A computed fold for a 349-nucleotide part of an RNA from an uncultured prokaryote, annotated as small-subunit ribosomal RNA, central domain.
Context: one part of a larger RNA
RNA sequence: CUGGGCUUAAAGCGUGCGUAGGCGGACUUGAAAGCAUCAUGUGAAAUCCCACGGCUCAACCGUGGAACUGCAUGGUAAACUUCAAGUCUUGAGGUCGGUAGAGGUUGUCGGAACUCUAGGUGGAGCGGUGAAAUGCGUAGAUAUCUAGAGGAACGCCUAUGGUGAAGACAGGCAACUGGGCCGAUCCUGACGCUGAGGCACGAAAGCGUGGGUAGCGAACGGGAUUAGAUACCCCGGUAGUCCACGCCGUAAACGAUGUGCACUAGGUCGUGGCUGUUUGACACCAUCACAGUCGAAGCAAAAGCAAUAAGUACACCGCCUGGGGAGUACGGUCGCAAGAUUAAAACUC
Numbered sequence: 001c002u003g004g005g006c007u008u009a010a011a012g013c014g015u016g017c018g019u020a021g022g023c024g025g026a027c028u029u030g031a032a033a034g035c036a037u038c039a040u041g042u043g044a045a046a047u048c049c050c051a052c053g054g055c056u057c058a059a060c061c062g063u064g065g066a067a068c069u070g071c072a073u074g075g076u077a078a079a080c081u082u083c084a085a086g087u088c089u090u091g092a093g094g095u096c097g098g099u100a101g102a103g104g105u106u107g108u109c110g111g112a113a114c115u116c117u118a119g120g121u122g123g124a125g126c127g128g129u130g131a132a133a134u135g136c137g138u139a140g141a142u143a144u145c146u147a148g149a150g151g152a153a154c155g156c157c158u159a160u161g162g163u164g165a166a167g168a169c170a171g172g173c174a175a176c177u178g179g180g181c182c183g184a185u186c187c188u189g190a191c192g193c194u195g196a197g198g199c200a201c202g203a204a205a206g207c208g209u210g211g212g213u214a215g216c217g218a219a220c221g222g223g224a225u226u227a228g229a230u231a232c233c234c235c236g237g238u239a240g241u242c243c244a245c246g247c248c249g250u251a252a253a254c255g256a257u258g259u260g261c262a263c264u265a266g267g268u269c270g271u272g273g274c275u276g277u278u279u280g281a282c283a284c285c286a287u288c289a290c291a292g293u294c295g296a297a298g299c300a301a302a303a304g305c306a307a308u309a310a311g312u313a314c315a316c317c318g319c320c321u322g323g324g325g326a327g328u329a330c331g332g333u334c335g336c337a338a339g340a341u342u343a344a345a346a347c348u349c
Stems, first nucleotide, its partner, number of pairs: 004320003007303002012317001014201004021194003025088007033081002036076007049065006091191001092188003095184005103177007110154001114150008125136002162169002206247006215241002220236004258316003262312002266294003270290004277283001298305002322349003331342004
């Protein structure tokens, strides 16, 4: 000097890309910075330690030794790290051939439902509730038929399913476009992992400008309920919900579980491939990727996790350190604002 943790107790950034940095596959040769060893020089004195001695003892003092674990220079060694040169293919990437998918953007088309408008039939109610009333209706509603207009959402298929980094993504078709998986083993030859800052994306609500507005519906109005009812229930209804462009940057953004790589019993259900057996389907076997469930060892305070680890290890990042005060104040940065982010202290238990 180091030592503990982060599913649920405090604690994994919402997600990705990536700069610096940290870390990094196999083999050969060389260098010798780190590392190791030896030698030399130096490391003031005092102090500390050891031995002996001097004050009657001791404190104290004297002499000698050791130590001063450091630094510098030189020699040697070359396993490991490093550096340089070269080689390799298993990590990574590429090429070719397949393949599944609500992955993304834009355009276009469709049917069901709903509301509205016009017309026909019809003639007294409709609607709504626990019960009612407000409301709508003889200026003809509700119901029903025909025609038209409009906006939003896409039933069945649909799944325990799929895709995406996450947020998220579902009517059909077309165009453009990202990624995955499988096979071939043809090419490059460590090109890799992580990632402080940084950049990008990021539900809903909200904001700005301009559109749009069928249904729903904060606020608001009315009717009920009630002791009251600024609610729950009912009748209406504006922002909003929708579109374009630009902001905001937060969520129980959750698997409350960071990313990568390796290893560690089994059983079972599925999705997408691939190879072989089979004429083929079904089925079976082996294998790859993904997605569930049960469970052994192990782990865990337990619940539980258990090859999709919370097991066994490594690399790197983020975060935590009693409750409240407080994710607040002040200051900074960002924002049109709302606010976001960074982030205390006094005091108190």